[in-house]
RNA sequence: CUCUUAUAAAGAGCGGUCGAGGGAAGUGCCCUAUGAAGCCCGGCAACCUGCAUUUAUGCAAAGGUGCCAAUUCACACAAAGUUUAACUUUGAGAGAUGAGAG
Numbered sequence: 001c002u003c004u005u006a007u008a009a010a011g012a013g014c015g016g017u018c019g020a021g022g023g024a025a026g027u028g029c030c031c032u033a034u035g036a037a038g039c040c041c042g043g044c045a046a047c048c049u050g051c052a053u054u055u056a057u058g059c060a061a062a063g064g065u066g067c068c069a070a071u072u073c074a075c076a077c078a079a080a081g082u083u084u085a086a087c088u089u090u091g092a093g094a095g096a097u098g099a100g101a102g
Base pairs, nucleotide, nucleotide: 001102002101003100004099005098006097007096013041015040016039017038021031022030023029026075027074028073042068043067044066047064048063049060050059051058052057072094077091078090079089080088081087082086
């Protein structure tokens, strides 16, 4: 990097450091000197994992990841409905993360 598969309306600091950006990309809309990103500490969750076991659930959190504004921040494409150019629902696409494979 590619493929397969699972998940996403919940959850997580009034800490330290640093000092201007950040929310994938397009459009928008936001966050940010009342301090962005990064790093340290802290925390959340429970995919892998451990234990029990009715084999699908329960418990745990030592280890491997992940995560800690906003539904994956919203939309973008398709279908249906309402109805009239907007709303709702479902799906696709794209992206993210885990596990497995090449």